Description:
The RNA shown here (glmS glucosamine-6-phosphate activated ribozyme aptamer) has 158 nucleotides and comes from a Bacillota bacterium. The sequence was found by an Rfam model in a public genome assembly. The source organism's lineage runs through Bacteria, Bacillati and Bacillota. Its Rfam family is "glmS glucosamine-6-phosphate activated ribozyme aptamer". From the family's description: This entry contains a glucosamine-6-phosphate activated ribozyme that is found in the mRNA for GlmS. GlmS is an enzyme that uses fructose-6-phosphate and glutamine to generate glucosamine-6-phosphate. The ribozyme catalyses self cleavage of the glmS mRNA that is thought to regulate GlmS activity.

[in-house]
RNA sequence: ACGCAGUGGCGAGCGCCGGAACCCCGUAAUGCAAAGUGGGGUUGACGAGGAGAGGGAUCUCGAAGCAUUCGGCGGGUGACCUCCGGCUACCCAGCAGCCGAUAAAUCACGGACAAAGGCCGUUCGCGAGGACGACACAAAACCGUGCGGCUGGGACCG
Numbered sequence: 001a002c003g004c005a006g007u008g009g010c011g012a013g014c015g016c017c018g019g020a021a022c023c024c025c026g027u028a029a030u031g032c033a034a035a036g037u038g039g040g041g042u043u044g045a046c047g048a049g050g051a052g053a054g055g056g057a058u059c060u061c062g063a064a065g066c067a068u069u070c071g072g073c074g075g076g077u078g079a080c081c082u083c084c085g086g087c088u089a090c091c092c093a094g095c096a097g098c099c100g101a102u103a104a105a106u107c108a109c110g111g112a113c114a115a116a117g118g119c120c121g122u123u124c125g126c127g128a129g130g131a132c133g134a135c136a137c138a139a140a141a142c143c144g145u146g147c148g149g150c151u152g153g154g155a156c157c158g
Base pairs, nucleotide, nucleotide: 014074015073016072017071019070020043021042022041023040024039025038026037027036046062047061048060052083053082054081055080084100085099086098087097088096090154091153092152093151094150095149107146108145109144110143111142118135120133121132122131123130124129
């Protein structure tokens, strides 16, 4: 380096950290301290939903909290444009509209489900903090029901 087998992890609200905040050690002589500074570290968005192909620009829903969930970088399943595909009359074509192989959105009504924070514990770290178990609670673009074309041709019926 290649092949085979096995195990584990990841597969996108995701990853990262030169700002920032915070911790530890040195500087620190000097009883206790200490600004600044050097080094090493910690934190830095909690889940739900979301993938036909290509493109450029970057994105829905609520939970917590009253805030570092600050600030920034990279990515990105949403949206937009084009193409492809499906649906809107039993079939076909064109146009229009709406969607994405669960292929009808809006609207109305109905419905379900979470993690963190919190609380109670366990554990690792000098510390800032980290990992884990148990208990509970959402909203939506998630799920269900209702509402849905025009023209021409064909088929069918009279």